The RNA shown here (transfer RNA) has 72 nucleotides and comes from Chloropicon maureeniae. It matches the Rfam family "tRNA". The family's RNA type in Rfam is transfer RNA. The sequence is in RNAcentral, with records from ENA. Taxonomically the source falls in Chloropicon (Eukaryota, Chlorophyta, Chloropicophyceae, Chloropicales).
RNA sequence: GUGAAUAUAACUUAAUGGUCAAAGUAUCAGGUUGUGAUCCUGAGAAUACGAGUUCGAUUCUCGUUAUUCGCC
Repeated sequence: GUGAAUAUAACUUAAUGGUCAAAGUAUCAGGUUGUGAUCCUGAGAAUACGAGUUCGAUUCUCGUUAUUCGCC
């Protein structure tokens, strides 16, 4: 230089173009316990960025960024 893949919560993963984006771990609060762990209940937290298509985009298209792989 060129081709391809991936990007969702602090971490690991879900989500036929459709109504409030779902779980597990972790964090915080409360309950249980003589204390702690376990267990139970609840809370906060996310679609890499920018455009386009569409009545409607995490999903489709384009570009940018980052990471990974292949070719040269």